[in-house]
A computed fold for a 1532-nucleotide RNA from a Planctomycetaceae bacterium, annotated as small-subunit ribosomal RNA.
């Protein structure tokens, strides 16, 4: 000098929305592991699993300055040469001292004898160290080693002899020590070591003090579980004794009966604790590896000994398991020390170097020991740092990938040029980690001194470095050094190919079924980087356990209700106190860590120094407002009293009437009863009906009411008796007596149970009848338990207001019930308390809604919730006679389950409205024959498409060949029948006429004739066209209409579909577009938070109906003229018709009425036409993955001597049958014959064809006219007139067949049409069912056209002629529109969805049992060992009168006790034939229970029944639709 600083969300439930709620992701972290990859260094870190077993080496010794003895070696002397003596030397071992209780390892046990924090110890200990004061006198007896002799395989050990001490013992002395009765009594030592020499140095003894270390003890803190609720007998306390260093039931004897526990004892499970660590904004949550402190453990269990200290990791004894040695007698061992090994495991290192440093033990010291420690090795295990080059370099190389073929991208990236030299490599040299220590001297100090401290110097023959070796110098050369994951969203980053619900991916949502940004690969991009991903785990996000910081009407969640114990909380005033509370001071909160500052390694990680912090605990002082405690008071909370009062409050006893059933009797005579309709049932043995009488049981009409009472359940005739609570008034009394309420106790609908009664009606079960595919149901006829009473049990409900209790506060308005007060004009008004309702503001709420009876605002207490399913199940406990209740999980599984509201869709919901939808009519279809299309069948082939409406006389407005197709059979062809281009070739070549072969196509050889683009200098050039060869490519009616464009159908010519702005709503959305009228219409008017606008409607367009005008040819001909047998035939004309241009006309404009002063409607007038005049074209937003790849176009795929192309023949026409659409009919409103009248709209040159001739006719011949208001097809038909037929399978009907002809065409066999003659079938009006049509319509009649050589046309598209009936309504069927309602539907009711059964798979429960573990209990036995008793055996020190004694030891024995055995229980785990339900699984079976009134409203409790969902009874709820009524409210 410095520290306070910190908070993000996303995905996923829905068609969409808001909310609730779970799942999941992004972050950080790790003693990690796995996959791919891997250059260097620094600092850390590394057996988490089997506290499993361990080979080998090392990990605790040291002291000769405590003691005796003393090997080898060396020296000297002697020698009998064997050796001996002395000295030196000091090994091995021993006695003795100190250490070995530290250091090192591990976390098994332990929920408290632990740990943490703060205290206490007058209830204690302490070797070594420091300080102080004293002392050290006189003696003694042993014993190792050693020697000798033994035992034993070994380990080891016995006997005898002799020896030392700082080993052991006795005596003396002794206080400041100890005991004490205060008189007194008692207790020690090594004059040892060094040295010439010690009161002095090192040691010894006593005492006191200190430091450090320990023992004991107190309080508080410190896991889970109540599916563990009672535990305890030395247990709790006392007295006395023993024991301990010390207090103490620590132990014992006696006495008392205590002690702990819901603030969780006891039991069970789990676990070393803390400093800290991870995360987090914090509070918290999770955790306790490395480092530090504490505890505990040392093969498992028990025990003591020694010692200052142990009940002792590398000491002892015993027992057990395991392993090893053995001579079988007996012994030995303990890596949870460092390395290492095996095992198990996803997984964790070297049998390294050194005591140089730091530290420890011993020693006076040198020194010795030290797997502590210092270092190195291995591992990307973690953190940190460095590098893998730098600059230039575009024509933007090559290659790769993509491509719209232009290009883009990889990409300055590379190559190439110029540099640099970090790291790694080679060589050199080398700082530092070393400070000290010994010896000798020097000066000073300590009284003395051999000792100590300080200063300085010298010296170490080489005094001390295990390991690291930084930085530096030289060399070489871009050389040796980049990967991993990801790219659908979350989440930064996309393209191509392959694959085709396969292979696969996936954290969640989810991708993949032929165009996959989601799989695999490639390219490319993004992120991180010597790493990157994955997995596991923790915290976070998660306010998703909510202290900070959540909730409970409907989402999960208020106990069924009350009383009340503990507990929690508690009115007003004053005083005291100081427990809580607040402030100051002080002690402590170890160090390390975290944070800040400074510093040291090049930096960082790392490390050092200082500070802050450690939010805690203790002590002390102060304050006294608040809480607590104590004391004294108060009255407003609460209660008492007095007076008044309402009530289906409760219990018991008695009484009553109506109804019902049964019985008796009378009347009476055929049915009754029941239902949608029936039947079972009942009745002539007399029912039902009716009258009278009797009996019985149950329930109490009207009053009766969102009226009353009760805590809830619940309570309803009347009377009496007993009894609980409430309200109001008064303000007399008490004086906080209160609120809530875990456990506990009591009450508690219905059903059910036990015992005894009772039983009229009703009525589970059951029987029968119906219904039905079935009907274990709904409906009907019966009917037992039960329903009722008494006594007992059960204890649950949608026990609901789905809303716990209490207190207080916070706008109103209007009703109801029970009271009081005031005023009054006697009508009423004002005010107040309690109960019970409706509506509504603020506020709240996800919304719906609640709103003084809160779901608002606060306080207090209790209960409950934490995703769905599994499951209110299993197990355990407990209650119950049982049924069952209360308490109450997990495995597994899903990514949702859910609430409220929104828009749609739907409803066997409602309202309004419309439509040939029905009704009223007319005509048909369905029956017949035929035509035609389709299915089916058949076939070599019967090409393909269309499939409810909206496929089926449809594509096809023309299948004999052609058409015509991957249709079939057969023949041929391959750059192709057709298009474009390139290369080469040679003038080949093309058209026409010929030849051979062949069914043709095609193939082959070859003759004649005709023909040639462009340029030109006229010599030629080019190579256009064509041919041949080769290659690009052509071709495909091949596939996908679910990849598409375009076109079309349908709802539907239905009236709807939207937008802008505004407003409302958190939002999806709503409003507008709804209401009241009106319309064909969202057409218009009006009202209203809407105001406007768009696409639709309508109108504009075409046509038709009337008139006017203009223009008259090919049309017309009134008037004028001409002509003809006759005809606009001619001149002329524009009047008329007509043609085709332009205009007029119709608008509810006018009148009356209705209506809101409107829109509009009804009627009328006028008018050719009247309310859109008729018809057409025109088809909103959208729906159906509707139809079409075979009209066309087109992506992708497939095919290429074929799925292309050409050709011949066949097929598309096939026929037992079924269906659709039609034609013709069945006849007299008809048919036939003859005569006769009137259209419109069209076509015509590859054509229409008049007239004429021939033919019965189809037609033929020939040809006038006409590219058309000119000519022609062309005759209209029904009609009208006359005649015939007379009801018949016919003069109806025309199928079928035969013969003869005609026409088209290359060709009519398969397979055309027409004509004539002949033949003359079915059919006499059509079952169930079904269709069209509202006026110039239906019906009926003919005409024309397209396609086309011809035709199968009865089809289709048009045209005109004749020309009706019925309805003026909306009950029903169908469809549609608007509003509203319910919904569990949204792929939208062809929806959703439940349960049994069957199959597969998974986890769990039960189960005769079987097997293992755990901790206790009881009995038996009992090692080692302490303690006690004994001790006749043995014994050196002391005493002795010499006998012995004191004391001790061996041995024996008692208590305790590890272990072992037996037994009965408890608890836990595994397994188990069989069994039970549960979860899950594209397309199994049976039904259809729920969602709409779900077709019997649903659900709750209970009981019975049933294949199953379920059904039924009893009571309850609305979380039920609809209609009507009652009440209440809002508005006027």
């Nucleotide at each position: 000098c410095a520290u306070u600083u910190g908070a993000a969300g996303g995905g996923u439930u829905u068609g969409a929305u808001c909310c609730u709620g779970g799942c999941u992701c992004a972050g950080a972290a790790u003693g990690a592991a796995c996959g791919u990859u891997g250059g260097c260094g620094g600092c850390g870190u590394g057996g988490a699993u089997u506290a499993g077993g361990c080979a080998u080496g090392c990990a605790a010794g040291u002291c000769g300055a405590g003691c005796g003895a003393g090997a080898a070696g060396c020296c000297u002397c002697c020698u009998u040469c064997g050796g001996g003596a002395g000295g030196u030397g000091g090994a091995c071992a021993g006695c003795g001292g100190c250490a070995a209780a530290c250091g090192g390892g591990g976390u098994a046990g332990u929920u408290a004898u632990a740990c943490g924090u703060a205290g206490g110890u007058u209830a204690c200990g302490u070797a070594c160290c420091c300080u102080u004061g004293g002392g050290a006198c006189c003696g003694g007896g042993a014993u190792a080693g050693c020697c000798a002799c033994g035992g034993g395989a070994a380990a080891c050990u016995g006997u005898g002899g002799g020896u030392a001490a700082u080993a052991c013992c006795g005596g003396a002395u002794a206080a400041u020590c100890u005991c004490u009765g205060c008189g007194g009594a008692g207790c020690a030592a090594a004059u040892g070591g060094u040295g010439a020499g010690a009161u002095u140095c090192c040691g010894c003894c006593c005492a006191a003090g200190g430091a450090g270390c320990g023992g004991c003890u107190u309080a508080c803190g410190c896991g889970a579980u109540a599916c563990u609720a009672g535990g305890u007998u030395g247990u709790u306390g006392g007295u006395g004794a023993g024991g301990u260093a010390a207090c103490g039931g620590c132990u014992c004897a006696c006495c008392a009966a205590g002690c702990c526990u819901g603030a969780g004892a006891u039991g069970u499970c789990u676990a070393g604790g803390g400093g800290g660590u991870g995360u987090g904004a914090g509070a918290g949550c999770a955790u306790g590896g490395c480092c530090c402190c504490c505890a505990c453990c040392a093969c498992u269990g028990g025990g003591a000994c020694u010692g200052a200290g142990a009940c002792a990791c590398u000491g002892c004894c015993c027992a057990g398991a395991c392993a090893c040695c053995u001579a079988c007698g007996g012994g030995u061992g303990g890596c949870u020390g460092c390395a290492g090994u095996c095992g198990a495991g996803a997984a964790u290192a070297u049998u390294c170097c050194g005591c140089a440093a730091u530290g420890g033990g011993c020693g006076a010291a040198a020194g010795c020991c030290u797997g502590a420690c210092g270092g190195a090795g291995c591992g990307a295990c973690g953190c940190c740092g460095c590098g893998u080059g730098u600059g230039g370099g575009a024509c933007g190389a090559a290659g790769g990938c993509c491509c719209u073929u232009g290009g883009g991208u990889u990409g300055u990236a590379a190559a190439c040029c110029a540099c640099u030299g970090u790291c790694a490599g080679a060589g050199g040299g080398g700082a530092g980690u070393a400070a000290g220590c010994g010896u000798g001297a020097u000066a000073g100090g300590g009284u003395u001194a051999u000792c100590c401290c300080u200063u300085u110097c010298a010296u170490g023959a080489u005094c001390u470095g295990a390991a690291c070796g930084a930085g530096c110098c030289u060399c070489a050369g871009a050389g040796g050094a980049a990967g991993c994951a990801c790219g659908g969203g979350c989440u930064a980053a996309g393209u191509a190919c392959g694959u085709g619900c396969c292979a696969g991916c996936a954290g969640c949502c989810g991708c993949g079924g032929u165009a996959a940004u989601a799989c695999g690969u490639a390219c490319u991009g993004u992120g991180c980087a010597a790493a990157c991903g994955u997995u596991a785990u923790u915290c976070g996000g998660a306010a998703u356990c909510a202290c900070u910081g959540g909730g409970c009407u409907u989402a999960a969640a208020g106990g069924g209700u009350g009383c009340g114990u503990a507990g929690g909380c508690g009115g007003u005033u004053a005083a005291a106190u100081a427990a809580g509370u607040a402030g100051g001071a002080u002690g402590u909160g170890a160090a390390a860590u975290c944070c800040c500052c400074c510093g040291g390694c090049c930096u960082a990680a790392c490390c050092g120094g200082g500070g802050a912090a450690c939010u805690g605990c203790g002590u002390u002082c102060u304050a006294a407002a608040c809480u607590g405690u104590u004391u004294a008071a108060c009255u407003c909370g609460a209660g008492u009293a007095a007076g008044a009062u309402a009530g289906g409050g409760g219990u018991g006893u008695g009484u009553g009437g109506a109804a019902c059933u049964u019985c008796c009797a009378g009347u009476g005579g055929a049915g009754c009863g029941g239902u949608g309709a029936a039947a079972u049932g009942u009745g002539u043995u007399g029912a039902g009906a009716u009258u009278g009488g009797a009996a019985g049981g149950a329930a109490c009409g009207c009053c009766g009411g969102u009226g009353g009472c009760g805590a809830a359940a619940g309570c309803g005739a009347c009377a009496c008796a007993c009894u609980g609570g409430g309200u109001c008034u008064u303000a007399a009394c008490u004086g906080a007596c209160g609120c809530u309420g875990a456990g506990g106790c009591a009450c508690g609908a219905a059903a059910g149970c036990c015992a005894g009664g009772g039983u009229a009606g009703c009525g589970a079960a059951c029987g029968g009848g119906a219904u039905u595919a079935g009907a274990u149901a709904c409906c009907c006829c019966g009917g037992u338990a039960g329903u009722c009473c008494u006594g007992g049990c059960u204890g649950u409900a949608a026990a609901c207001g789905a809303u716990g209790a209490g207190c207080a506060c916070u706008a109103g308005a209007c009703g109801g019930g029970a009271g009081g007060g005031g005023c009054u004009u006697c009508g009423g008004c004002c005010u107040u308390u309690c109960c019970g309702g409706u509506u509504g503001c603020a506020g709240c709420g996800a919304a719906a809604g609640c709103a003084u009876u809160a779901a608002g605002u606060g306080c207090u207490c209790c209960g409950c919730c934490u995703g769905g399913g599994g499951a209110g199940u299993a197990u355990g406990g407990u209650c119950g006679c049982a049924a069952g209740g209360c308490u109450g999980a997990a495995a597994c599984u899903c990514a949702a389950a859910g609430g409220a509201a929104u828009u749609g869709a739907c409803g066997g919901g409602g309202g309004c409205u419309c439509a040939c939808a029905c009704a009223a009519g007319c005509g048909g279809u369905g029956g017949a024959g035929c035509a035609u299309g389709u299915g089916g069948c058949u076939u070599a082939a019967u090409u393909c498409g269309a499939g409810g409406c909206a496929a089926c006389g449809c594509g096809a407005a023309g299948a004999a060949c052609c058409u015509u197709a991957u249709c079939c059979u057969g023949g041929g062809u391959u750059u192709g029948a057709c298009a474009u281009c390139u290369a080469u070739g040679g003038a080949u070549a093309g058209g026409c006429c010929g030849c051979c072969u062949g069914a043709a196509a095609g193939g082959g050889a070859u003759g004649g004739u005709c023909u040639u683009g462009c340029c030109u200098u006229c010599g030629g050039g080019u190579g256009a066209a064509a041919c041949a060869u080769a290659g690009a490519c052509a071709g495909g009616u091949g596939c996908u209409g679910c990849a598409u464009g375009g076109c079309u159908g349908u709802c539907g010519u239905c009236a709807g579909c939207u937008c802008g702005u505004g407003u409302c709503g958190u939002g999806a959305g709503a409003u507008g577009u709804a209401g009241g009228g009106u319309u064909a219409a969202g057409u218009c008017c009006u009202u209203a938070a809407a105001c406007g606008a768009g696409c639709g409607c309508a109108a504009c367009c075409c046509u038709u109906g009337u008139c006017c005008u203009u223009a008259g040819u090919u049309g017309c001909c009134a008037g004028c003229g001409g002509g003809u047998c006759a005809u606009g035939c001619c001149g002329g004309g524009g009047a008329c018709u007509c043609u085709a241009g332009g205009g007029a006309g119709a608008c509810c404009g006018c009148c009356g009425g209705u209506g809101u002063c409107a829109a509009a409607c009804c009627g009328g007038a006028g008018g050719a036409a009247g309310g859109u005049g008729g018809g057409g074209a025109c088809g909103a937003c959208g729906u159906c993955a509707a139809g079409u790849c075979a009209u066309c176009a087109u992506g992708g795929c497939c095919u290429u001597u074929a799925u292309g192309c050409c050709c011949a023949g066949g097929g598309c026409u096939g026929c037992a049958c079924a269906c659709g659409u039609g034609c013709u009919a069945c006849a007299a409103u008809g048919c036939g014959g003859c005569g006769u009248a009137c259209a419109a709209a069209g076509g015509g040159a590859c054509g229409c064809a008049a007239a004429c001739u021939c033919g019965c006719g189809a037609g033929a011949g020939u040809c006038a006219g006409c590219a058309a208001a000119c000519c022609u097809c062309a005759a209209a038909a029904a009609g009208c007139g006359c005649c015939g037929c007379u009801c018949a399978g016919u003069u109806c009907g025309g199928a079928u067949u035969g013969c003869a002809g005609g026409c088209u065409g290359c060709a009519a066999c398969u397979c055309g049409c027409c004509u004539g003659c002949a033949u003359g079938a079915a059919g006499c009006c059509g079952g169930a069912a079904u269709u069209g049509c509202u006026a110039g319509u239906a019906a009926u009649c003919g005409c024309g056209g397209g396609u086309c050589a011809g035709c199968u046309a009865u089809a289709c598209c048009g045209c005109g002629g004749u020309g009706a009936a019925u309805g003026u309504g909306u009950u029903c069927c169908u469809g549609a529109g608007c509003c509203u309602u319910g919904u569990a539907c949204a792929c939208a009711c062809c929806g959703c969805c439940c349960g049994u059964c069957a199959a597969g798979c998974c986890a769990c429960g039960a189960a005769a049992g079987c097997g293992g573990g755990g901790g206790g209990c009881g009995c038996c036995u009992a090692a080692a060992g302490u303690c006690g008793c004994u001790g006749a055996g043995c014994c050196a020190a002391c005493c002795u009168u010499c006998g012995g004694g004191a004391g001790g030891c061996a041995g024996g024995u008692g208590c305790c006790u590890a272990g072992g055995g037996c037994g009965a229980a408890c608890u836990u785990c595994g397994u188990g034939a069989u069994u039970g339900g549960g979860a899950c699984u594209a397309a199994g079976u049976c039904g259809u229970a729920a969602c709409a009134a779900g077709g019997u409203a649903g659900c709750c409790g209970u009981a019975g029944g049933g294949g199953a969902a379920c059904c039924u009874g009893c009571g309850g709820c609305u979380g039920g639709a609809u209609c009507a009524c009652c009440u209440c409210c809002u508005u006027u």